[in-house]
Context: one part of a larger RNA
RNA sequence: UGACGGGGGCCCGCACAAGCAGUGGAGCGUGUGGUUUAAUUGGAAGCUAAGCCAAGAACCUUACCAGGGUUUGACAUGCUGGUGGUACGGACUCGAAAGAGGAAGGACCUUAUCGAAAGAUGAGGAGCCAGCACAGGUGGUGCACGGUCGUCGUCAGCUCGUGCCGUGAGGUGUUGGGUUAAGUCCCGCAACGAGCGCAACCCCUACUCUUAGUUACCAGCACGAAAGGUGGGGACUCUAAGAGGACCGCCGGCGACGAGCCGGAGGAAGGAGGGGAUGACGUCAGAUACUCGUGCCCCUUAUGCUCUGGGCGACACACGCGCUACAAUGGUAUGGACAACGGGAAGCCAGGUAGCGAUACUGAGCAAAACCCUAAAACCAUACCGCAGUUCAGAUUGUGGGCUGAAACCCGCCCACAUGAAGCUGGAAUUGCUAGUAAUCGCGGAUCAGCCACGCCGCGGUGAAUACGUUCCCGGGCCU
Repeated sequence: UGACGGGGGCCCGCACAAGCAGUGGAGCGUGUGGUUUAAUUGGAAGCUAAGCCAAGAACCUUACCAGGGUUUGACAUGCUGGUGGUACGGACUCGAAAGAGGAAGGACCUUAUCGAAAGAUGAGGAGCCAGCACAGGUGGUGCACGGUCGUCGUCAGCUCGUGCCGUGAGGUGUUGGGUUAAGUCCCGCAACGAGCGCAACCCCUACUCUUAGUUACCAGCACGAAAGGUGGGGACUCUAAGAGGACCGCCGGCGACGAGCCGGAGGAAGGAGGGGAUGACGUCAGAUACUCGUGCCCCUUAUGCUCUGGGCGACACACGCGCUACAAUGGUAUGGACAACGGGAAGCCAGGUAGCGAUACUGAGCAAAACCCUAAAACCAUACCGCAGUUCAGAUUGUGGGCUGAAACCCGCCCACAUGAAGCUGGAAUUGCUAGUAAUCGCGGAUCAGCCACGCCGCGGUGAAUACGUUCCCGGGCCU
C1' cells in the first nucleotide's frame, strides 16, 4: 500500500424478508459424469462447465473405430528432365466404393527459320509423366502468444500532471458534511486541474404536428345483392421521413440562501418516463492451439489424403436444464371472436379434387404494406363427463400408411387404429420474478433436403400477488 476478519460505522442489489410460480418425487426430451465399447471424436468443470462450442450428427458433417486404397499427394508456388496419336475421352475389366488398369475416337496454342504450298526443324506455353524443393496435420503446448469471449459488474470506481507533506515505501487530491442510480452535484479542505469510467449524444417505445398517400376509410357522397368490391376522398387508422414535447421548467414546503428532497398543478408522459445498445484500470497464468492467425515441439508411404461400413444415438447408475402431467379455475364435442414480429422463387402456396388423416394430384396469385405462410391460442356460448387412476394423464408397444432423401436396420419426422405405464402435487434442500413484470396462451424466425426443437432468438394475447423493514444469509461500494 493492499487483501482478509465469526472487528466497527454508513449504503446498495429479487440478497433476505413479504408474495406468486416452480425445481427436488413421476414419465419423456436434452446435456454431463460414470460405466461399457473396435470406437462410443474433442473441448467446456463451483459461482463464470453441464438444451454450452453444436443456429440442425442417417451418408456428408466427422475430428473417432474397423477394413480397402493412395504417396509431389484433395490444395499452393517454384526448379530440372522427359513426352508431342497431346489434352480430352472414357467402352470394358477387377472392386463395397475409392481406386487400379484401359479400347475406339481425338493430330492443342504462340513464335523463329526454310519452303510456292503441303510440311520440316528449333524455341516457348498449357497438359501429362518422372524427379526434387515442398505441401498437408481438427497432432501437442491457451503455463510461449495475437485476436475474441466469460467473470467480478453497468459495480462506481481507476488514474495522471503540477504543487505540498514524508529520509523512504507512499500520502494528499479521491478524505470530511450533505446529496445522488452514479467520484452525481453542492459545501468545506494544501491542494489546483485533467484523463479513462458515470451521465449525455445513438436505436426502439409512449403523445402531438407537418409532409406524403395503389395499406386503411361509408368518416361524407354515388354505384353495388354482398365484399373498400368500384367511382371517389386525403379526413381517420396506418406507414416513414422531418419537427415539437420533459427541463425539478412552474407553484408550495423542507434544506445551509446550496446541491437536492417531498407534495401539487398542467400534461400523452414526469423527476433517469419504459426498454435496448454501450462494459473503466484491472482480476481469475479464467476459456479458446477444434473459427482464424501464430512461436516452439512432433508426424512425413503417415499423426497427411481418400473411400465403404460402423460410432458420436451404447446403459446397472448419478447430476444439471427443460417438456408433459397428476385434473372440474378441468377434459371432450360443436359453434363464435380478437394479434404482433417475421418468412417466401430449386420458394410461400390460395382454390378445387381424392383421402378419417399425414398427404397426394391439379392449379391461380405473389420477388410481395398488393399474393401466400395465416388457423392465432388461451377466451366466449351450448352440451356431456361427476371425483373415479376416470371421457385425468399420455409413456410404452403392435399393425397399417404418408413425407424428405441415392439411402430412414443401426438412427428421421408425421398420420390412423389399437395399446394404455408411472403419476393423487413431490424429503432434506433449492430457483426465478417488483408491472404490462411473474404466471399463463399461442404465433414467427435462424440453422435446415428432412429432423430427433420440448432447445435458442424474437412476437404479441390474457394478466396478478407482495415489499413492514435491513436483524440475519449471499454478493458489492465507501470510511475506519